[in-house]
Molecule: c-di-GMP-I riboswitch aptamer
Organism: Marinobacterium arenosum
RNA sequence: UCCCGAUAAAGGCAAAGCCCGAGUAAUUGGGCGGCGCAAAGUCACGGGUCCACAUUGUGGAUAGCCGGACCGCCGAA
Numbered sequence: 001u002c003c004c005g006a007u008a009a010a011g012g013c014a015a016a017g018c019c020c021g022a023g024u025a026a027u028u029g030g031g032c033g034g035c036g037c038a039a040a041g042u043c044a045c046g047g048g049u050c051c052a053c054a055u056u057g058u059g060g061a062u063a064g065c066c067g068g069a070c071c072g073c074c075g076a077a
Base pairs, nucleotide, nucleotide: 004075005074012037013036017032018031019030020029021028022027035064041070042069043068045067046066047065048062049061050060051059052058053057
């Protein structure tokens, strides 16, 4: 350094739900909350799914759906 991931250590993120807001919608921002997560960090590149408008295409969403890429804490077996 790489693979790997422990009853280790320091931490991190934050499901559902509720409140306020944005959006035609999917969904999303903030607060409370905590289901869980070794990348539940970032990216819409590929696939899937969802929404809108058209008619078979265009635009959007989803990274905590899967794959992949990039970056990252620690160091037992």